[in-house]
RNA sequence: GCGUCACACAUGGGAGAACUGAGCAUCAGGCAGCCGCCUGUGAUCAGUGCCGAAGGAGCAACCGCCCCGGAAACUCUCAGGCCACAGGACCGUGUGUGUGAA
Repeated sequence: GCGUCACACAUGGGAGAACUGAGCAUCAGGCAGCCGCCUGUGAUCAGUGCCGAAGGAGCAACCGCCCCGGAAACUCUCAGGCCACAGGACCGUGUGUGUGAA
């Protein structure tokens, strides 16, 4: 100098899926202008439904065959999630470390 893969840090990108009910509370609007009532809004709880791209599990094309080992964004939905924020597999860039023919 070139270059493979992995890791760390920084940084850019990054999908999917929600309704209902309950009581409570804030604010806004309307009615009433005594108590209040209705609608929207917010989080919580419950029910039902739904999503797959943290993690986890399963199948196994494939790695020439056998053993060993590996193996998906497919499947499941335990976990997680279903405005936004956040999170997010994965992809790019920069720096550093290891690796030196993957």
Molecule: Glycine riboswitch aptamer
Organism: Phaeobacter sp. HF9A